[in-house]
Molecule: transfer RNA
Organism: bacterium
Parts: sequence; structure tokens; C1' cells
RNA sequence: GGGCCCUUAGCUCAGCUGGUAGAGCACCACAUUUGCAAUGUGGGGGUCAGGAGUUCGAAUCUCCUAGGGUCCA
Repeated sequence: GGGCCCUUAGCUCAGCUGGUAGAGCACCACAUUUGCAAUGUGGGGGUCAGGAGUUCGAAUCUCCUAGGGUCCA
């Protein structure tokens, strides 16, 4: 320098061919307990890495940029 893949909640990851963003763990409150843990119920939290484009509509398609991984030179 070139090819390919990844970037979504605090963490680990889903999201089926474009149609209102989810799970588990974590966090907060309550119940249960003398207390802790565990368990149950409820709740908060995301400009989908950044920008631009296409479209009625983009996490999803296209382009550029950044970071990470891998291969070639």
C1' cells in the first nucleotide's frame, strides 16, 4: 500500500429480503429475610462508531472517514 470482516444499552450479543430497536447479565425501586445472598414483580438507560447519499421510510443499500481483527505484498 491492497483485499475481506467487525463497530447496536455499562458488558456479551440478537435484529429473518428496508417498515415504530431487543435479549441475557449489570443498575434502580418494591416484596420476601434479623441481615446478606438468592428469587419474584416493576422501572430507567441507545442520534445503531462519525458524516453524506438513495428512498415515502435506513441498524439494514451506496460512498467517504475513524477504530479494531485478519490475509497478501